Record summary:
The RNA shown here (small-subunit ribosomal RNA) has 1594 nucleotides and comes from a Bacilli bacterium. The organism belongs to Bacilli, within Bacteria.
RNA sequence: UUAUUGGAGAGUUUGAUCCUGGCUCAGGAUGAACGCUGGCGGCAUGCCUAAGACAUGCAAGUCGAACGGAGGGACCCUUUGAAGAUUAUUGAAGUUUGGAGAGCUUGCUCGAAAAAUGGAUUUAAUUAGAUUAGGAUUUUCCCUCAGUGGCGAAAGGGUGAGUAACACGUAGGAAUCUACCUUUGAGACUGGGACAACAGUUGGAAACGACUGCUAAUACCGGAUUAUAUAUUAAAUGAUAAGUUAUUUAAUAUUAAAAGAGGCCUUUAAAGCCUCACUUAAAGAUGAGCCUGCGGCGUAUUAGCUAGUUGGUAGGGUAAUGGCCUACCAAGGCAACGAUACGUAGCCGAACUGAGAGGUUGAUCGGCCACAUUGGGACUGAGACACGGCCCAAACUCCUAUGGGAGACAGCAGUUAGGGAUAUUCGGCAAUGGAGGAAACUCUGACCGAGCAAUGCCGCGUGAAUGAUGAAGGUCUUAUGGAUUGUAAAAUUCUUUUAUUGGGGAAGAACGACUUAUAUAGGAAAUGAUAUAAGAGUGACGGUACCCUUUGAAUAAGCCCCGGCUAACUACGUGCCAGCAGCCGCGGUAAUACGUAGGGGGCGAGCGUUAUCCGGAUUUAUUGGGUGUAAAGCGUGUGUAGGCGGUUUCUUAAGUCUAAGGUUCAAGGCUAGAGCUUAACUCUAGUUUGCCUUAGAAACUGGGUUACUUGAGUAUGGUAGAGGCAAGUGGAAUUUCUAGUGUAGCGGUUAAAUGCGUAGAUAUUAGAAGGAACAUCAGUGGCGAAGGCGACUUGCUGGGCCAUCACUGACGCUGAGACACGAAAGCGUGGGGAGCAAAUAGGAUUAGAUACCCUAGUAGUCCACGCCGUAAACGAUGGAUACUAAGUGUCGGGCAACCGGCGCUGAAGUUAACACAUUAAGUAUCCCACCUGAGUAGUACGGUCGCAAGGCUGAAACUCAAAGGAAUUGACGGGCACCCGCACAAGCAGUGGAGCAUGCCGUUUAAUUCGAAGAUACGCGAAAAACCUUACCUGGACUUGACAUGCCGAUGACCGAUUUAGAAAUAAGUCUUUCCCUUCGGGGACAUCGGACACAGGUGGUGCAUGGUUGUCGUCAGCUCGUGUCGUGAGAUGUUGGGUUAAGUCCCGCAACGAGCGCAACCCUUGUCCUUAAUUGCUAACAUUAAGUUGAGAACCUUAAGGAGACUGCCGGCGAUAAGCCGGAGGAAGGUGGGGAUGACGUCAAAUCAUCAUGCCCCUUACGUCCAGGGCUACAGGCGUGCUACAAUGGUCGAUAUAAUAAGAAGCGAUACCGCGAGGUGGAGCAAAUCUACAAAGUCGGCCUCAAUACGGAUUGGAGUCUGCAACUCGACUCCAUGAAACCGGAAUUGCUAGUAAUCCCGAAUCAGAAUGUCGGGGUGAAUACGUUCCCGGGUGUUGUACACACCGCCCGUCACGCCAUGGGAGUUAGUAAUACCCAAAGCUGGUAGCCUAACCUGUUUACAGGAGGGGGCCAAUUAAGGUAGGACUAGCGACUGGGGUGAAGUCGUAACAAGGUAUCCCUACCGGAAGGUGGGGAUGGAUCACCUCCUUU
Repeated sequence: UUAUUGGAGAGUUUGAUCCUGGCUCAGGAUGAACGCUGGCGGCAUGCCUAAGACAUGCAAGUCGAACGGAGGGACCCUUUGAAGAUUAUUGAAGUUUGGAGAGCUUGCUCGAAAAAUGGAUUUAAUUAGAUUAGGAUUUUCCCUCAGUGGCGAAAGGGUGAGUAACACGUAGGAAUCUACCUUUGAGACUGGGACAACAGUUGGAAACGACUGCUAAUACCGGAUUAUAUAUUAAAUGAUAAGUUAUUUAAUAUUAAAAGAGGCCUUUAAAGCCUCACUUAAAGAUGAGCCUGCGGCGUAUUAGCUAGUUGGUAGGGUAAUGGCCUACCAAGGCAACGAUACGUAGCCGAACUGAGAGGUUGAUCGGCCACAUUGGGACUGAGACACGGCCCAAACUCCUAUGGGAGACAGCAGUUAGGGAUAUUCGGCAAUGGAGGAAACUCUGACCGAGCAAUGCCGCGUGAAUGAUGAAGGUCUUAUGGAUUGUAAAAUUCUUUUAUUGGGGAAGAACGACUUAUAUAGGAAAUGAUAUAAGAGUGACGGUACCCUUUGAAUAAGCCCCGGCUAACUACGUGCCAGCAGCCGCGGUAAUACGUAGGGGGCGAGCGUUAUCCGGAUUUAUUGGGUGUAAAGCGUGUGUAGGCGGUUUCUUAAGUCUAAGGUUCAAGGCUAGAGCUUAACUCUAGUUUGCCUUAGAAACUGGGUUACUUGAGUAUGGUAGAGGCAAGUGGAAUUUCUAGUGUAGCGGUUAAAUGCGUAGAUAUUAGAAGGAACAUCAGUGGCGAAGGCGACUUGCUGGGCCAUCACUGACGCUGAGACACGAAAGCGUGGGGAGCAAAUAGGAUUAGAUACCCUAGUAGUCCACGCCGUAAACGAUGGAUACUAAGUGUCGGGCAACCGGCGCUGAAGUUAACACAUUAAGUAUCCCACCUGAGUAGUACGGUCGCAAGGCUGAAACUCAAAGGAAUUGACGGGCACCCGCACAAGCAGUGGAGCAUGCCGUUUAAUUCGAAGAUACGCGAAAAACCUUACCUGGACUUGACAUGCCGAUGACCGAUUUAGAAAUAAGUCUUUCCCUUCGGGGACAUCGGACACAGGUGGUGCAUGGUUGUCGUCAGCUCGUGUCGUGAGAUGUUGGGUUAAGUCCCGCAACGAGCGCAACCCUUGUCCUUAAUUGCUAACAUUAAGUUGAGAACCUUAAGGAGACUGCCGGCGAUAAGCCGGAGGAAGGUGGGGAUGACGUCAAAUCAUCAUGCCCCUUACGUCCAGGGCUACAGGCGUGCUACAAUGGUCGAUAUAAUAAGAAGCGAUACCGCGAGGUGGAGCAAAUCUACAAAGUCGGCCUCAAUACGGAUUGGAGUCUGCAACUCGACUCCAUGAAACCGGAAUUGCUAGUAAUCCCGAAUCAGAAUGUCGGGGUGAAUACGUUCCCGGGUGUUGUACACACCGCCCGUCACGCCAUGGGAGUUAGUAAUACCCAAAGCUGGUAGCCUAACCUGUUUACAGGAGGGGGCCAAUUAAGGUAGGACUAGCGACUGGGGUGAAGUCGUAACAAGGUAUCCCUACCGGAAGGUGGGGAUGGAUCACCUCCUUU
C1' cells in the first nucleotide's frame, strides 16, 4: 500500500401508434454426449444409468525379544579330511650390475658368461576343519512353520440406497468413557489347575468334526499387600426458612497385578542394574457418546395428531442424562408462527451464474452422516451391533455321493447387462502415511507413478522477408473489355520452435535407521538414554526432464455461418416440390433464407449441434411491479387472533448502536509476492458477511410506570328522512259475476288469421266479488353497510346530522379464520290467485321459423314459515387517517361564521391513453383481499355445504405466438345531419311480346381462330371475313428459309414475254437482257442462283414480370406539401366552423401562415355588331338573259382574317356594412350565354404480350414459311343492342316547296338514248364556293273506312342487274308472283329538361362489291319539373365497430371425417405404509428338580463326597421373516363412454361485431338440430331521437 470499480439490449400482436403481456435471441458454465476434423506438451478430470449380477487375481496382517511343539540344521560320537595358515625345502619369470663377443655407416646398435636380488613353483611336517557317511537324541543354539497368546483388524479404501432427522451447519452445555501416546506417584509378593498344538481311535463325499491321552505361557484362577476407588461413621466449615446439601479431615471395612521377555556387567555376593512389556492412582492429549438454541424442500385437493403418549414418584438399565425400560399416580403433550400425512432429497465447506440481492447445483478435493445382497440379532473389544467377523431368516448363484455345504467387488483392475455415455485384469513400496515388531524387517490396489480419452484449462507450432506479367485456372460480368480470388502462387533470400538423427544426462526428487567417533546427565559400573559429526548404501517413474547435435520448409488446418436479430453476397439448379427454421419466417419460374459453386465473415486443434443451470426477466418486484377500462378489490357488514397505533414523566435495556474478545478447520475466492522458460498449476503472507460472550450508550421502537385531551366514546337539547318490523284503513284501474239498454259485429295486425259473438258479444248503466300494485307529487331529491326502500294511519325500533362543551381518558384503525345480512330466479310445506306470464297450444311470417308479431295459457309472480347464497351484487374504484387552487347548484342543521351529505366545471399533480382531480385514479402512513400470457377452464378429480338445482375451493396433459387495453387514420352501417345529380317525382318516347339484322353464350364441328365478362363484356377489338384478310382446319410443298446483316463461289442481269406438267405452290425449259472505273490484267456497284455458318422467324406462353395506350369512379370537388403549433406517439391543425357557390367558388372567423395539383379562365365552335377583302359565292341600284346568264357593283347574304361585346358593370331589396342571392334596366346575348376539347392524388394485380415495344420461358426439316380448298356465315335453345311494324296524326296515287355537312381522278360522272326496273350505252364538266344529288317529313288533291285490310312486309318460287379470277358453301340490288308473325306487348327496365325528346331525310369513312351499324349534317319540333319523403350514385361533417384483402369484411355452434392428449368406467394387475389376530428362527434377558462339570470352600480321607460357580436342557417375555382378515393410499391396463384441442378449400343455419337488421351482456329457470329463444331481476361495457335536470359561455 492492497483486499469498496459496478448494472447495454434486440426481434415478434397493428394499416400505423402508445401501453400491458408472453414467446424467442445475443453471454457465461458443464464429470457431458453426438457430427466433421485432428500436430505437440504441461496440469487436471473420467459409470451422472442397474445400491443390477459378477469369472480371475490382488486389497490386513504382524510379533520366536510371550509359549509349548513339529521339521531342518548346528552343538555331541564314529567316519571322510577340502581351501587356508605356519615352519622347513625347491628357487621360475622379472629387476639391478656387468660387458665376453658380433654387426657395420667408427660411434652407434645387439649382446653371452658371471654376480646380486627376487620368491613363482615343488616336497615334507604341523595345524586347520570345508565336506561325506552313520549314530545319539541329554542339554543348548539357529532357521522355517501350524497352533496357544498379544496387538491390529472399528483405521485406510468405496458408495449415496435410506434419511425431512439434533442427520447436517453454526453457537453453546453437563451427567460421561477413552486402547496405543505424554507427564507424575506407587507397585510388580505368593500359589494352583487346565486347554490347544501333538499322539491314538473314529465319523463325513466335502465343509468340518467327535472321543481318549499328554503339555507350555505375557492364556486362565486363588491368596497377600494397598488408595484421592466403593461403603459406613465422626468432626469442622459454607449454603439453606427448614428438611437437607457441598467441601475438607479422620477412622473402619472391601477391592489389583505376569517369580514376564531380552540384555549388561561388576560388586555390596544377597543379587543388582538397563530396555521393553505389565498393575494401580492422578493429570494431559486425542477420539467418541449425550443434551439444547437457531438455520436450510414441496403439497392444506394432507387439519387435526398422540396411550409410553406428556409429566410425577420409585426401581431397573447404561460409560453417562433421560419413558431408555418397568410399576403406580395425574391427564396431559404437539398444532394455522402449519402438527400429522404424502412426495422428493444424503448435509456442509464450496461450485456455476448474477452489478448486487438472489437463483441453481452438491462430480473431483476436504469435514460430518448413513450403508455394505435384503431383514433381524447379539458376541468380542478401549472402540462395532463390525464391507473383505459370527448366528438366524429370505431371494439368488455355485458344489454335492442329495445326507449336506459354500458365496456376497457400493476396495483396485477386469467381465457382463443397462445406457447417448465414462479408462489398464500395468509398475513400485523409492517417497508420504498406516499395522505389527526392541529392531532388521514384513504387509499396505492407501499412496506414488505410468497407460488410454481433445473430456476440460493453459502454452507452442503448422514458417518469415522480398516478390505485379497483377501469370495460369476458377467465379462473376454491362462480354473485342473488365472485376475478383490476389502478394496469394511461382520465383529469390532466410530461419529451424516442433517432429527427425546421433550423443550427453542416475542433474533435482533422501531424510531417518545402520556403523564409527565425540559430547552431556545419572549410575558402583556396564549395557542403555539424549545430542552432534563422519562413512557406506537405497529410485518404481526412467535413459524420463533438460542440454548439445544431423537434415531440411522440410513433418503439421479444420469447422461453422453469410434474410433481420448478427459480422459476412453473387451465380446456377429447384419451382409451396425437394427442403430450411432459435423467433419473425423462406420456397407457387428471375430465392442474398432450399441445394451446389465462387467469394466473404467468425473461431481455430478445434468448430458446430443437442441437453441442463444462471443471466438478460423489474416476467414473483426486500433491493425492485401492480389491481377504474389491459390479469387482478371478497356482494356487504360485525368482530377473534395477528399487524399497526396520539401527547407526556420516570425507568428498563428485548430490538438498535459502539468497543473488545472467542469462534468461523484446511483447501477454495480476493490482494500482494514467489517457484516451474511463460501460463494453467503450485507455494508463502494477509484478509473476508455469521454466531456467541463481555463492557458501554439511551435518541427511536418495545416492556413497566405517571399524567393529558386533540383521536374515540358518553351526556343534554333540537332536527330531516320511500331506514326496518307489525297491525289497520283508502281510492283509481283491470278482470269476473248479476241485472238493464242495445244490435252485428268485436278483437288484433305492416297486413291477416286463430279467438269472442244472434245461446246477444263489443259498447253502455247500476250493483257485487276478489287479488295485486300504489298515477300525479318525483327531483344527477332523501334514507340505509350492502341487497334495497315510494298510498295513508298507529305502535315498536336502528342509524345519521347540528348545537352545547358537562363526563371517561387512547378505550383507536384494520381484520386471516368465524358469524350475520344478502336482488331476481329456483326448492319444500300450507294458503292465495285479479292482472302479467317461462313451458305449452293455435294463428301468422318465412326457403325453414322449435323465434321476433298475434290469440289463448300453466308453473311462477302475492302471503306465512324454512332453504338456496348467486348477479354487469358496478363507481367494474377495499377500509381508516392527514395534507394539497378555485367556482357553482342542491338537501339537512345553525342567528351568523360554519358543519355534514348529494352533483357539475376545472388548477397543480397523476395516467398507456381515456380520464381522475378535497366524494382522487394526487401526496403519504397502516391493515386486509387479489393478479402474474391466451385457450383448455371456473372444467376434471378430491374435499365441503345444499332436499335438489347447484355453490365454495380448484388443477394438469395438450395447443398457440400471440390474447388484450386505450387512442389514430381509413373503410363500412338495414346510424344520424347537410348537400348534389334525369337519382326519384312530373312528363314524352321506348325496350321487354312479333319478324328480321347484328353481337354473345351454349351446342355442334376437321375447324367453327383469338381476345373482351356486373356497372366499366355482348352493332365491342372489326372505319367492311366470297379468295386475300386469316391468326383456325384438311391436304400438298420448303428448310439460312417469305423478310435483315455479314462470307465464299458462279452468272450478268433483274424485269418482261412465253411452252409443258400440276389444284396451285412449284418444277423443267425457250426468247430477250447490266452499269461505273481501268494501267485492259482486273477492281467496284447492283441483281440472280448455289454453299456453309452466325442467325432469321413465331398472331407460341406469361397483361399476376413490364413500357405505352385505354375504361371506370368522375368533369365528382377533391388530393397534398413547406414552416409553425398541439400530442409520448400514430397523427391532428391548416382542409374544421358561420354564410355562399356549379365548384376546397368566395367572404368572415380561427394556431395557424403560405404554396402546389385539381375548379375557373386561357383554346375551338355557335349566337350580335364592326373593320378589311371580293372569286367560283352574292345581286340593292343600272343594263342584259330562259337562267346573277353576262356587263357592272361591294350595299346585302356568304366566305375568312382581325376586332368589339358580358364584367353581377348599373339600379333596388335581402345579407354581418362581406362574399353573395333575388328582382329590374339596358342589351343580339345576363349571371360558367349554348356546345366541345380539357379528366387532380388515386382505386379496380381493371383491359390489352393479337396495334406496337419488351424481360424471361418455349419451338427451330417446325409452334417458322408457301399454296389450294374449307371454316370464322353451322343452329334445339338463351341473352344484349337495333331495324321494320302492328296502322287513319295512317297507307297509296298524282302534283308541288325548301337544306346543311361532306366526298370526288384506277374518281364523281351531267344532258341524251335503251330497259317496267336494278342498270346499260355514251362521256359534257370537274383535282372543285365554278362540275357531279330528285332531300324527306311538309303542303294541295283523289282513293282506301277499321279488316290481319289497299296495314305489315318475313318467307318462298321464277327471271334478272352489278362488282369481282370467282357470288355453290357465302354478296348487294331489281322485276313478277307468294303474303308469315304481329292488332301496342307480363314481371321488369332505358333515354331525355330546349332547338332538347320525338320524328324526317342527307352525307362520309371503311370499301372491287357488300349497313338496319358507326361518325357527321341539317328539316319539322313538343310535354313536364310541386318538390327532396323514398330508390340509386356521389361529396362533407359526426357517431359505432370485434372490419384493415377493409361488409363480396369478420365470425358462432351442432353434425361428418383424420389425428392428439385427457376425465369417467364393470373390473383387473402390481405396489406402499399401517391395524388386528395366528405362527414364531437366531439372540439377549429372566426363571428353573433330575443331565454335565478342572481350579475355590467344606468334610471325610488320599481320591472320593458335598457346596459355590459354570455349561446344557426346559419354561416365560420380546421379536425379523411368514400367514390370515377388513380397510386406506399409489401406479398401470381396461370393453364402452364424456367433453377438449387440432386439421387450405365437407354439411346445416347465421348467434355476435353497425341500432348486426328482435341493442348487447350478467345471474337464474324452462325449452329447442345447432348457434340459441323466451320469462324474472339487474348493468351500460347501447346507437338514434325527444324531454327533464345540471354545468360551461354569452